About this RNA:
RNAcentral holds the sequence, with entries from Greengenes. Small-subunit ribosomal RNA from an uncultured organism, 1417 nucleotides, folded computationally.
[in-house]
RNA sequence: GUGCUUAACACAUGCAAGUCGAACGAGAAAGCGGACUUCGGUCCGUGAGUAGAGUGGCGCACGGGUGAGUAACACGUGGAUAAUCUACCUUUGAAUCUGGAAUAACCUUUUGAAAGAAAGGCUAAUACCGGAUAAAGUCAUAAUGACCCAGGUUAUUUUGAUGAAAGUCUGCCUCUGAUGUAAGCAGACGUUUGAAGAUGAGUCCGCGCACCAUUAGCUGGCUGGUGGGGUAAAGGCCUACCAGGGCGACGAUGGUUAGCUGGUCUGAGAGGAUGAUCAGCCACACUGGAACUGACACACGGUCCAGACUCCUACGGGAGGCAGCAGUGAGGAAUUUUGCGCAAUGGGGGCAACCCUGACGCAGCAACGCCGCGUGAGUGAAGAAGGCCUUUGGGUCGUAAAGCUCUGUCAACAGGGAAGAAGUUGUAUUAUAUUAACAGUAUAAUGCAUUGACGGUACCUGUAGAGGAAGCAUCGGCUAACUCCGUGCCAGCAGCCGCGGUAAUACGGGGGAUGCAAGCGUUAUUCGGAAUUAUUGGGCGUAAAGGGCACGCAGGCGGCCAUGUCAGUCAGGUGUGAAAGUCCGGGGCUUAACCCCGGAAGCGCAUUUGAAACAGCAUGGCUUGAGUAUGGUAGAGGAAAGGGGAAUUCCUGGUGUAGAGGUGAAAUUCGUAGAUAUCAGGAGGAACACCGGUGGCGAAGGCGCCUUUCUGGACCAAUACUGACGCUGAGGUGCGAAGGCGUGGGUAGCGAACAGGAUUAGAUACCCUGGUAGUCCACGCAGUAAACGUUGUAUACUAGGUGUAGCGGGUAUUGACUCCUGCUGUGCCGGAGCUAACGUAUUAAGUAUACCGCCUGGGGAGUACGGUCGCAAGACUAAAACUCAAAGAAAUUGACGGGGGCCCGCACAAGCGGUGGAGCAUGUGGUUUAAUUCGACGCAACGCGAAGAACCUUACCUGGAUUUGACAUCCUGUGAAUCUGUAAGAGAUUACGGAGUGCCUUCGGGAGCACAGAGACAGGUGCUGCAUGGCUGUCGUCAGCUCGUGUCGUGAGAUGUUUGGUUAAGUCCAGCAACGGGCGCAACCCUUGUCUUCAGUUGCCAUCAUUCAGUUGGGAACUCUGAAGAGACUGCCCCGGUUAACGGGGAGGAAGGUGGGGAUGACGUCAAGUCCUCAUGGCCCUUAUGUCCAGGGCUACACACGUGCUACAAUGGUAUGUACAGAGGGCAGCGAGGCAGCGAUGCCGAGCGAAUCCCUUAAAGCAUAUCCCAGUCCGGAUUGGAGUCUGCAACUCGACUCCAUGAAGUUGGAAUCGCUAGUAAUCGCGGAUCAGCAUGCCGCGGUGAAUACGUUCCCGGGCCUUGUACACACCGCCCGUCACACCAUGAGAGUUGAUCGUACCCGACGUCGCCGGGCUA
Repeated sequence: GUGCUUAACACAUGCAAGUCGAACGAGAAAGCGGACUUCGGUCCGUGAGUAGAGUGGCGCACGGGUGAGUAACACGUGGAUAAUCUACCUUUGAAUCUGGAAUAACCUUUUGAAAGAAAGGCUAAUACCGGAUAAAGUCAUAAUGACCCAGGUUAUUUUGAUGAAAGUCUGCCUCUGAUGUAAGCAGACGUUUGAAGAUGAGUCCGCGCACCAUUAGCUGGCUGGUGGGGUAAAGGCCUACCAGGGCGACGAUGGUUAGCUGGUCUGAGAGGAUGAUCAGCCACACUGGAACUGACACACGGUCCAGACUCCUACGGGAGGCAGCAGUGAGGAAUUUUGCGCAAUGGGGGCAACCCUGACGCAGCAACGCCGCGUGAGUGAAGAAGGCCUUUGGGUCGUAAAGCUCUGUCAACAGGGAAGAAGUUGUAUUAUAUUAACAGUAUAAUGCAUUGACGGUACCUGUAGAGGAAGCAUCGGCUAACUCCGUGCCAGCAGCCGCGGUAAUACGGGGGAUGCAAGCGUUAUUCGGAAUUAUUGGGCGUAAAGGGCACGCAGGCGGCCAUGUCAGUCAGGUGUGAAAGUCCGGGGCUUAACCCCGGAAGCGCAUUUGAAACAGCAUGGCUUGAGUAUGGUAGAGGAAAGGGGAAUUCCUGGUGUAGAGGUGAAAUUCGUAGAUAUCAGGAGGAACACCGGUGGCGAAGGCGCCUUUCUGGACCAAUACUGACGCUGAGGUGCGAAGGCGUGGGUAGCGAACAGGAUUAGAUACCCUGGUAGUCCACGCAGUAAACGUUGUAUACUAGGUGUAGCGGGUAUUGACUCCUGCUGUGCCGGAGCUAACGUAUUAAGUAUACCGCCUGGGGAGUACGGUCGCAAGACUAAAACUCAAAGAAAUUGACGGGGGCCCGCACAAGCGGUGGAGCAUGUGGUUUAAUUCGACGCAACGCGAAGAACCUUACCUGGAUUUGACAUCCUGUGAAUCUGUAAGAGAUUACGGAGUGCCUUCGGGAGCACAGAGACAGGUGCUGCAUGGCUGUCGUCAGCUCGUGUCGUGAGAUGUUUGGUUAAGUCCAGCAACGGGCGCAACCCUUGUCUUCAGUUGCCAUCAUUCAGUUGGGAACUCUGAAGAGACUGCCCCGGUUAACGGGGAGGAAGGUGGGGAUGACGUCAAGUCCUCAUGGCCCUUAUGUCCAGGGCUACACACGUGCUACAAUGGUAUGUACAGAGGGCAGCGAGGCAGCGAUGCCGAGCGAAUCCCUUAAAGCAUAUCCCAGUCCGGAUUGGAGUCUGCAACUCGACUCCAUGAAGUUGGAAUCGCUAGUAAUCGCGGAUCAGCAUGCCGCGGUGAAUACGUUCCCGGGCCUUGUACACACCGCCCGUCACACCAUGAGAGUUGAUCGUACCCGACGUCGCCGGGCUA
C1' cells in the first nucleotide's frame, strides 16, 4: 500500500445526521438540605430553567456503498444554450411600517394487545394570514440606438398592471406624561427586494465507443407543419387538425454481452487484454410503481400503494429493508476487528462555547504486493570426525566445522523521549475602526494558560551475548545444476519431446550441485514470443486457398496540357486535452518503497491564418487509352431449313445346308418351322470414316458430312473521325458437360436396372447372351463436375532459339520455291529472376499497378440446425460440441511391386540316382518319469554341441556324508614324502596298525609334500548371449562396400560407382565434372596333371648273372620318392570389334583361355548361435545352487518328423576259383607264422617305433556252376538257445560268433532332394574318438555314365529405371462390418414444473383536468 473477483443472496446486534434556548411556549425526576407530621406522608429550597418531548429554522439531494440495469448523447472529447435554473457564499443598491386569527406541546376524556388514534379545552413564535409603501424587477404598449449566426439579443425613454419583510442578542442613555417586561441610540446576527460574481445543475448537437446478416427490412405520435397545453428551459414532451413522411447494406430493426473514462498490464512499436485500489461521470438503494416537500430528489438510513420475504400479535392488526462501518449465515478456491479517536484534515448546525460525523485519522488481522534489514565477520589443513562416492590410490561435503580473535544490526531488558498543535477560548496589555461614547462590538499584535486517538510509538543511550532467527524448488534436452541405492512398463513422473519391461543423471530415497531467498514452488488468467488475422507485416500451380464463365448497377481506381478553387494534404498561432498516474529535474522520511514541488509530454478535438506541388472539384483544350468508319482475310463460332453416301439392325424374295455365335475355355442364345454365309429389293433411326494436324473457332461449357438463309466475335492494312467515352466489379442478370426430372414424340445401334450363362470359397463384379429407362427431337426445370492450365480480370516492362495457323511489307526471279521482316494466335526448348522444392520463364509462377474472389492445423463437415431456390433428386449459404498431435507438400536414400529392361546360379528345363511307403539305426518333438541334465528351432535346429552316456563322463534324480572345503594364495604349529595291512560300512568315510626317515645349506634355515587350526577367501555346467569379448553360422566366393579433394544442390544428398561395349568379376576398354585412393575380385600359397636337373634306401629292375620270390650280386636307365626348376602369357596365325577391351576359330603343346581341386569370406544384415570350450560386468547361493560317495537316469514309448543303413531281387542271390589300389595307422601297439575252435576267438609267438615288419585277403570285376520270377536259395527284422571278447562290473544298457527262427517289404500318394565329368551312380579300404562299442563323421582309391534346346516360368541374387500413403521397410501399411461387455446421447404413449411472446379483462396508490358539496381573514 491492498484485502467478497462468487449470491444486486438473506441479515441478529451496535453505531453511520443532526444541530440551534442568541426564533418559541412549556418544563420534570432521583438525590441532597430544611420545616411540619396522625410516621402513611406533605411542603419549601437545591438539583435546574437541567433532562426529555414539542412548535419553528437550517441540514438531511453532501459525504459513504455497489455495478444490477444500460449498446444509450450513458460515457469520452469538442461545441451550443440568442432555449435555462442556482439555497448557503462574495461584492453592491434599497428596505425592514402596521395589524390579526389559529395550532402543537400541555390538560381532560374515549379507544386499541400494540403501533397508535379520536374528541374537547388552553397557549407562543423568526410558524401562518391581512393592510401600507417601493421599484431597480416581471409582463404588456409605443419610440429610438447599438450588436448580430437563423432570427433575435441588448441599452434608453413613456404609460398601465402585478407585488415584500421578523425579529433576536449585547451595550449605552438617568428620564422622555409613565422607573418600565418600557421608549430612544448604537452594534452584531437575521429578514425582504434588486443587480453582478462564483459554484453547481438541466437541455441540445458533431465525432468516437462490443459481437451476430444462420437478425434485412423497421416505424402510427411514426416523420413534418399549424394552433393550444406543459416545463426553470427548446422540442410530438402532450393534444386537435393537416400532409405522408422518417430510418436502413456507410448495417436500420432484432438478439447476445457489457457500467463508461483518466488509467492499468503487456508489447520495440502498431496493437492486444483489462476497467481492483485512487480520481471524473452515470445508474441503483428488497422488487415494481407513484408523487410530496424542497434551491436542488421523484430521495440508501423520507412518504404512499402493490408484491415477495422476515419478525411481533390478544388474530382484529402492525413493524422492517447493511450495494454505510464493524459483524453473522449462505455461496465459494478465496478476502479482515461487532477496535480507538474526533488530536489532525474535511463536512452539518450554532454568534460562540460546543455538539454530531464508522467521512476521516489511527490501531488490529492476512508474507496479499512493493521496499529496506538481519540470521554474523576475520583467521583457521591434522584438509579432523562423520556422511556419500570410489578404479580402493583417493575424491567430495570443505575453511565448511571445531579452535582462536572480533563486531553488536534485529529481537530481549533498562533509562530517556519527540515532531505531528495551527487554532479556539479565557485572561492581561497595546493599537485601529465604528459611535455622542473613554461603553459595547470587530480587527491586529504580544505575554500566560489550555487541546494528541496513535503512544511511552518513532528515535536516542546503555547492558549482556554469536548467543534466539533459512527455507523452497530444481538438477534428461529446452534450462544453470550428477552420482549411488531401491524399484523393474510396477510404483510413479510429465510444460513439450518423452522416462520406467534388472546396470533409470527422467520414478522414490541418500549424498552432492544449481537457482531464488523470508520466501519458494504449483494452479488459474492476460499480453508476448505468434509475421499463427500479416495497417506496420502473410498468402492462394502441387501444402488451406482463384468464384464454372461472362455482362454489368453501386463502389474502388483512373491518360496528357492549362487556369481557377481549397472540404483532402502540409505549415504556423490560439483554446482545450481535470487532478492523480507515466517521463525528466529537485526535495522530505538514516536508505528505499512511499510522499511533496516544478517541468515536459499527451500524435486528439475545436478555432484561426497561410501554402497550392499532389489528390478532389470546376472550366477549357489534346490524342497516345477506348471506340467508330473503309478495304481485305481465316475459321468444327451460333441458330434454322434442305440434301447425301458408307455401316449396323429389321422385313421380303432368291441361292444354299448344318451348324452359327461366343470365350482363356465354355454355356445361356439363334438354327432343319432352314439359321450363319451370300445376292437383290425395301424400311427406319442414329452417327458422320479418310482429310485430321500439341491445326482452327468460341467467354467458358463446348463445336467435325454437304448446301442455303440469318447471325456474333477476332485478325491484318491504310487513312479519317469522336475525344478518356476507361479498368475492375459486392449484390444482380445471363450462359453453363454428363447424368437427372416433367410433358409429348422417336427408338437402328449402344445400354444403368433386370434376367440368364460362366468364373469363384462366395461373385449382388470383371467375361458372355439378352435387355428396360436413357442416349435422339421439341418445349420447360435443374445449375452441378478433376467445370483443371487444379494458375481471376486488365495494363505496362523484362535475353533468346525453333515449329505451326492467319494477314501484310521487302529482296531475288519471267514466274513459282526460297530468304529477310511486322502484327495476331497457338506449341516446344531455354537464360536471368522467382520458387520449399518440383518447376515456371514475353501465353510468367519475373518486375509493378488497379479491382474482385478466397485461405488461416487434421477430423467432426461442406455435415446439423435455420433460411432461400427446386416437382423431386438436391443446390446455395453454413456452424458447434467432441476428438487427435498431427494431417499435408516437394524432394532424398533405401526397401518393396502378381512394374519395366539387362544379366547370373543344378534356379528351371534336359537327364541320372534318391527321400516320402517297409524293417532297423540315429536325432528331435510329444508323452511318461523321482530323474528321463542342458543347449540348438525355416533356409542357416533335428547321425547338431557329442572325434564314440554300462561305472567314470554327468551337469539330472534318490539316498548317505561333508563345511576354509575336491582346487589356488597368505599365516601358525606338527610331521619328510611315500608305500601298505586289518575291521565296520553300499561307498564316501571312520578306527587301529606296519614299512620308511629323502634334497640344498653360509648350520640360522630354505624348497617341495602331508596333517591340524583361525580367517581373509575358495567354489558354482546357478541366471542374464537382450550387458559383453572372443569364436562361429548365414546372405555369399554374391560383386559389391566406401573414402579424400573437387563440383552440383538451401538441405537430406548427388557425382565418382551412371552411359556404350566386355567379363566369372566395380574384369577391362572407350566416353564423361570429375580426378585419385582403400577394403573386396584376380594374382601371390598348397595340391594335382607334363618335362628337366640333383639324390638313389627300406623303393625300382631295361641290360648281365642268380632265386620259388628284386631273393641276392649288380645297375642308376625306367617307376617311385622329395628338393630345385621349366612350362601357359590370348604369346603366334585368321576373322569380328571403335587401329580398344574382348570374343570366335586354328596351329603347336602334357595342359588353352581362371587347366582341375583346395585354402582364402569386403562394408554390413539377422539384438542369428554360444555365459555348458574359454574370458568377463551385474545379480544370486555360501552347513549349499559348493564338495564327496553308492545306486538310478540321460537308453523310457499310444504317437509325429528329420537324417541314414538294408532291401524288395536275375545288370541279381549263392558256391568255387582268380586279377588289380590308394591313403593311412602301429609299443599298455600292429601282430606274421604255427596250433585249437564251424566261428567269434584263444594259446604260443617271429618281425617292426616302420618306403624294410604288421594291420593287408581290397571289393565291385573276370571265369565256371546253380537258382528260373516265387514273398523265392530274394529280404533279413524279431525271437529262442549256445558262446567269444573288452572291462572292478555287460541286469537296466556293449560289440561280435554259431545253431534255430524267418516279420514287413514285390520300387513307394501329395510332395520333395542331390548332381554338369573322372562328376553322378556303384564298389570296397583306412583313420580320429576309443578298455569295448560306427549304418555317423573325416579321408582314400577302383569301375564309371546320361543330359543341358534354351531362359517363358518357380526360387535366390546383381545393375539400371519407374511407382509408393512402406522405413520394425509387403511377414509393411491400412479400410469397413459383426459378436460380447460397458459408458454417453437421441427417439418414445405420456406426465410434471419453470420461463416467455402476443391479445384481452380486473385494477391499488398518486398527479393533472372536470363536476358537485363544505370551511375560511
Its Rfam family is "Bacterial small subunit ribosomal RNA".
The coordinates come from a structure-prediction model, not an experiment, and the mean pLDDT is 83.